[in-house]
Context: one part of a larger RNA
RNA sequence: AGCGUACGGUGGAUGCCUUGGCAUUAAGAGCAGAUGAAGGACGCAACUAACGGCGAAACGCUUCGGGGAGUGGUAAGUACACAAUGAUCCGGAGAUAUCCGAAUGGGGAAACCCAGUAGCGGUAAUGCGCUAUUAUCCACCACUGAAUCAAUAGGUGAUGAGAAGACAACCCAGUGAAUUGAAACAUCUUAGUAGCUGGAGGAGAAGAAAAUAACAAUGAUUCCCUUAGUAGUGGCGAGCGAAAAGGGAAGAGCCCAAACCAACUUUGUGUUGGGGUUGUAGGGCUGCGAUGUGAGACUGAAACGGUUAGAAGAACGGCAUUGAAAGGCCGGCCAUAGAGGGUGCAAGCCCCGUAUUCGAAAACCCAAUCAGCUCUAGCAGUACCCUGAGUACGGCGAGGCACGUGAAACCUUGUCGGAAUCCACCGGGACCAUCCGGUAAGGCUAAAUACUCCUUAAUGACCGAUAGUGAACCAGUACCAUGAGGGAAAGGUGAAAAGAACCGCGGAAGCGGAGUGAAAUAGAUCCUGAAACCGUAUGCUUACAACAAGUCAGAGCCCGUUAAUGGGUGAUGGCGUGCCUUUUGUAGAAUGAACCGGCGAGUUACCAUAUCGUGCGAGGUUAAGCAGAAAAUGCGGAGCCGUAGCGAAAGCGAGUCUUAAUAGGGCGAUAGUACGAUGCGGUAGACCCGAAACCAGGCGAUCUAGACAUGACCAGGUUGAAGGUUAGGUGAUACUAACUGGAGGACCGAACCGACCCCCGUUGAAAAGUUGGCGGAUGAGUUGUGUCUAGGGGAGAAAUUCCAAUCGAGCUUGGAGAUAGCUGGUUCUCUCCGAAAUAGCUUUAGGGCUAGCGUCGAGGUUGAGUCGUAUGGAGGUAGAGCACUGAAUGAUUGAUGGCCACAUCUCGUGGUACUGAUAUCAAUCAAACUCCGAAUGCCAUAAUGAUAUACUCGGCAGUCAGACUGUGGGUGAUAAGGUCCAUGGUCAAAAGGGAAACAGCCCAGAUCGUCAGAUAAGGUCCCAAAAUUCAUGCUAAGUGGAAAAGGAUGUGGGGAUGCACAGACAACUAGGAGGUUGGCUUAGAAGCAGCCACCCUUCAAAGAGUGCGUAACAGCUCACUAGUCGAGUGACCCUGCGCCGAAAAUUUACCGGGGCUAAGCAUGAUACCGAAUCUACGGAUUCCAGUAAUGGAGUGGUAGGAGAGCGUUCUAUACGCGUUGAAGGUGUACCGUGAGGAGCGCUGGAGUGUAUAGAAGUGAGAAUGCCGGUGUGAGUAGCGAAAUGUCAGUGAGAAUCUGACACGCCGAUUGCACAAGGUUUCCAGGGGAAGGUUCGUCCGCCCUGGGUAAGUCGGGACCUAAGAUCAGGCCGAAAGGCGUAGUCGAUGGACAACAGGUUGAUAUUCCUGUACCCGCGUACAAGUGAUGGAGUGACGGAGAAGGCUAGGAUGAGCCGGCGAUUGGUAGAGCCGGUCUAAGCAAAGUAGAGGUGGUGUUGGCAAAUCCGCACCACAACUCGAAAGUGUGAUGGGGAGCGAACGGGUGACCAAGUAGCGAAGCAUCUGAUGCCAGCUUCCAAGAAAAGCUUCUAGCGUUAAUUGUAUUGCGGCCCGUACCGAAACCGACACAGGUGUGCUAGGAGAGAAUCCUGAGGCGAGC
Repeated sequence: AGCGUACGGUGGAUGCCUUGGCAUUAAGAGCAGAUGAAGGACGCAACUAACGGCGAAACGCUUCGGGGAGUGGUAAGUACACAAUGAUCCGGAGAUAUCCGAAUGGGGAAACCCAGUAGCGGUAAUGCGCUAUUAUCCACCACUGAAUCAAUAGGUGAUGAGAAGACAACCCAGUGAAUUGAAACAUCUUAGUAGCUGGAGGAGAAGAAAAUAACAAUGAUUCCCUUAGUAGUGGCGAGCGAAAAGGGAAGAGCCCAAACCAACUUUGUGUUGGGGUUGUAGGGCUGCGAUGUGAGACUGAAACGGUUAGAAGAACGGCAUUGAAAGGCCGGCCAUAGAGGGUGCAAGCCCCGUAUUCGAAAACCCAAUCAGCUCUAGCAGUACCCUGAGUACGGCGAGGCACGUGAAACCUUGUCGGAAUCCACCGGGACCAUCCGGUAAGGCUAAAUACUCCUUAAUGACCGAUAGUGAACCAGUACCAUGAGGGAAAGGUGAAAAGAACCGCGGAAGCGGAGUGAAAUAGAUCCUGAAACCGUAUGCUUACAACAAGUCAGAGCCCGUUAAUGGGUGAUGGCGUGCCUUUUGUAGAAUGAACCGGCGAGUUACCAUAUCGUGCGAGGUUAAGCAGAAAAUGCGGAGCCGUAGCGAAAGCGAGUCUUAAUAGGGCGAUAGUACGAUGCGGUAGACCCGAAACCAGGCGAUCUAGACAUGACCAGGUUGAAGGUUAGGUGAUACUAACUGGAGGACCGAACCGACCCCCGUUGAAAAGUUGGCGGAUGAGUUGUGUCUAGGGGAGAAAUUCCAAUCGAGCUUGGAGAUAGCUGGUUCUCUCCGAAAUAGCUUUAGGGCUAGCGUCGAGGUUGAGUCGUAUGGAGGUAGAGCACUGAAUGAUUGAUGGCCACAUCUCGUGGUACUGAUAUCAAUCAAACUCCGAAUGCCAUAAUGAUAUACUCGGCAGUCAGACUGUGGGUGAUAAGGUCCAUGGUCAAAAGGGAAACAGCCCAGAUCGUCAGAUAAGGUCCCAAAAUUCAUGCUAAGUGGAAAAGGAUGUGGGGAUGCACAGACAACUAGGAGGUUGGCUUAGAAGCAGCCACCCUUCAAAGAGUGCGUAACAGCUCACUAGUCGAGUGACCCUGCGCCGAAAAUUUACCGGGGCUAAGCAUGAUACCGAAUCUACGGAUUCCAGUAAUGGAGUGGUAGGAGAGCGUUCUAUACGCGUUGAAGGUGUACCGUGAGGAGCGCUGGAGUGUAUAGAAGUGAGAAUGCCGGUGUGAGUAGCGAAAUGUCAGUGAGAAUCUGACACGCCGAUUGCACAAGGUUUCCAGGGGAAGGUUCGUCCGCCCUGGGUAAGUCGGGACCUAAGAUCAGGCCGAAAGGCGUAGUCGAUGGACAACAGGUUGAUAUUCCUGUACCCGCGUACAAGUGAUGGAGUGACGGAGAAGGCUAGGAUGAGCCGGCGAUUGGUAGAGCCGGUCUAAGCAAAGUAGAGGUGGUGUUGGCAAAUCCGCACCACAACUCGAAAGUGUGAUGGGGAGCGAACGGGUGACCAAGUAGCGAAGCAUCUGAUGCCAGCUUCCAAGAAAAGCUUCUAGCGUUAAUUGUAUUGCGGCCCGUACCGAAACCGACACAGGUGUGCUAGGAGAGAAUCCUGAGGCGAGC
């Protein structure tokens, strides 16, 4: 370490349970709101945070009923109370009811701020408090009242339980998509759906015929059944789809306008009353006649009954077991009550209840009945009048009707036209006629119908904590998001807390005892307690071994059983590459899964069809509905299917149609129907999960883009435009020089803004950054605050760039379960059969339909199918051939044409080594040639043999990607593991044996068992079963055991041939000559550069020369000849086996290995081995035969078809089991062919089984599945810029906390102060579980207390900008949009306090001192004075200079302290300090200003004001920043410096109280303050306030001024951080607006070092 066993931990499955859900039934109720709702905020308790309750009268008040003993909610506890004088509690009626919200006095960022009026309280008065009231619109009334006489608009007031806003679904109306379907898409569909909007009610809508029909009739509407998927409609596609009639539910009819009459009258088309309301026309009108009858939906009263609290309510004991009895046993009882729940287990008789009966002071509901009120009569006549007008209708354009413009009636109407008047008009599906039915253009109307936020009662073959609501639990919570919006997890101790006193260890957490309890392994995230995962102990095994881990065999060791074929382990050997999916094919290095547990996918409704079952049967059956306790049953016959067909139809009919036909032919000529079950289909999401997208309504400009308004910011240095001045110069300009000047999308360069380059970073410090460089930096600059623009859109110096980390169209919710011919997944078992990867068509090719092939059922003919034998056929392939059609070679022929010569006036003639037709001969080629022509295959025939198929009908499929191999072909390159056909086989869907291994090759088709036998392919030396078998040859190459052209005197066999004893072949010896150096050429060419020729002679033989060689010769050779030798030799052809040709990459590696000379190759022979084949024996099962016994034939299998079963949950019935122990868990060696099922032990502690039926949320290993738990990686990466050290203290514990001392860092910031934002983080005491990237005694953590003080600071009670809102108004389908007055709205305007001190935590707020502002009162004085006029308020950039101040520096000035461990130092020594506000006052600097008078068509009225004009006069007036004085006999201040008290002491108290010096001068000097100036073009807010003027008011009520030691002065903010407290998920190297910002060096806010101050970065 592996396997096993035992015991634990972790974890939370399983079982059991249910407080919560889900689906329904019956009844009720369908509201409530300006008398302030729904919904909230904030409060209320002795201790109270939350939920519930309540509202300042606040865990409650009053009263009327009920009820009857305890009570002060959940919720314990302490304290204190209440209650028989009746509490708490339950019900009825009242009271109170803060603030927000329609929100309504005005405003507003909901729960806040600020008012007016009347009354009251309080004060000397103001301020202040309380109560009531004050919005808008509409209606109506009254009073007023413009232009404009009257009138109207308008205004003011009164009255109104008027409206508003909320509300789950249902209803009506306005507007109105898209995904989708049509296999694309546009009409069409989805669909008048979703959505938005308006309106109403408990229902709504519709509704009393200008109807429907059809020669017969019905008689408003609505709803159900049916008609009927019919008639129709429809790119006549997909689809859409009536109505009448019939059966039911319900049932109800009425009122105006008008004619006519009357009254009033504003005289009008008036108002009111009477009258009158219809189609067989009626009414008015005229005449006659009757005074009651009935009806009602209206109003009021109202019996019975009901609702909102309640009351009575039968009947049991004992024994044993147990912790406990309700279970068992024994013996009883009740029942109009045996529903249900509880009680320590399972209860009719213990408790609550249940059946039954009874009950209401008060409020409400219903409404028999009564009363009122309203309505209601007839007959006759017909001269006249009335009976709904911009209507009916028509044209054009649309929409709705089932009906898409169609032949399109009917209804509605945008537009244009436009009737009739009862002798009339409308309709009956174009239209016309006839006939029939009705009377439009006014209105109302219950019931039957739809729905359920809610109340009560009840039910469930509904769920039971991953289920059921998202939510069983303090859930629409925590949490996420700017927002709309999204949205969890989480139940169980026990009967009873009896919740563990006490002891021990420990800082604690926790643990061990003790105790409680039936049980503590029920101990508090506690019932049961599975698995993954992690351990402890132990039996067997394991250290030479190569492992898909099992399986078969098996020794040894250990154990001892559901007792037999026993269990655990497993040395060693044989065989053996997971599962799923997708595929022609996967161990595949193709997909998916880390592991375990739970959840997770063919369902339901309706319709159609087939089969099966049941009932009835020429019939079968009801639907809605009614009755009923009921899903039983009865009634209900409308309707449906069938009983007759044929035909286009008329029509005829067992026939009919066609036809001239009686012929022929087509279609027909008696079993169904209802329900149930199963298969399959259709319509629905339709097996589950999955898009990218489309559309509708909302939410977003806190990011970013642009814009608007109002504010802020930019160290320092450089350059030197225009212009100007002076000088020169000119007739005058021009021009020149110097100086001045200070322009610029100018230059350099910090802050600031940006982002060009590189590194780093890349599971980061950071979801875009860091270091170092870089660009712009007075401008088209940067930035704060507020605001605007919105998705079919906005914005865009323009990049498809941005619009909240998202952009070729944001986000979010909905349509919605969009659609997906695509991918993935799809859960128990066994049995029988078993495919396809082809054809045709297809916007079709990875999809589909039909056929083919499968399966199941039925049928009849029967041998129709298949195979063999025999016979007969058609045919044009292989082959062959060349007669045809073509191709093609050689030879002969040689036409035609060309060329040459002659000739040339013309006719021609000859030649030709040119071309080459035709013909002939010879030899060939062909898929699209055939004078020929098989084998197979195909068709047929009758007979025969074998076999059991075949065919028809019907249900259900799957298959349309095929692969290799043999053969025949196309294509390709006679390439491919290529591609396309044909024809076999195998795989696919097939295991076994062989081929080393190896889907497709060879053999062979696995029902199961056997330690039996025989064989196939292939084998028999060893690995490794079987021959080291036999015979005859071959090979020498390890050929065997990889390959070509080509090569070779390898070797075996065969054949034919040359030479050879007249001497071959080979070797050796010798010769190899002469003409001649052949001729030519050449410098030369002599056999041998080249060209031509290649003769002759001598010989045994010798080329005008085979090769080497020379400049050329020479020289050496060869051919050829002779000799020596003495037997075969040379070349060739066919063939077996070998050789060379032969170089690749990790490793021998081209026999599986060893190795082999056979154990190679060839031929033959005999044995043997060898498979899941065959046989033998024994089982199982299917089919066939048979009466049976029995026999025979089968049983591989993917897609797929068919059949039979197992198990889970629930229901019914029957029967059981269970505290002497159910379910669940766990172990087990038992049973069954399998899914599965028992028994027993332990655990567990209350339920559960068997049989037969039934119903399903019914079976998981895979879906990059969902949720939870747990691993591996791994004690690994990392611990987020940076300096620490020592000593002491505290403590259980110290690198990290505290103190001290050193050292270091920042220092235009790491300092100080604000804004935004945060919201208690602030301070003190205590704590250490978690948070803190380590630690922790510490903390921005936890607990308990505490802390924020304002007339003057900021905001409101003041103002306005952008913008918002907007009475009236204008516009618009609705919602709503625009916009005036007005009202809001700071980032701006206006506006009164300073210095010091003080706390643990606040200070311009408290205190001290010194001030100022407003109001009231008092006193005195006075005309005052707009909501109107005027002035002021009131404004840009840049630049240069001036006057100052803050700040700083220095000083031999002044004050205080110091005197040394060092060479010197009592000196011009060293160190430190050397300050003061607002306010008030005087002076008057810089600067600014004219003053007075007169007139005046202007300033919307007026004006003494302003403006304008004219006249007069001359000095004066105002007065900045600052400085001076005062404020200040104050404050502050270096320094000096106690005590009380505490402590053993050190020391703390405390550098606290107290004391307290100097306080000058010079220099420098701002970007701060003041007042002016210059210049430029882009020309630089508004209102309040203030001053003044009148209109008006007016003689003291009011108002104003002056003085004043009196009085008053409201609300909100105020802590702390400002970065570890904000925005970035973090205690995050990022981001975030403003002010101050010292010294040395320096131009500088650069940079370096330092001060004040702050830090040392949480390993």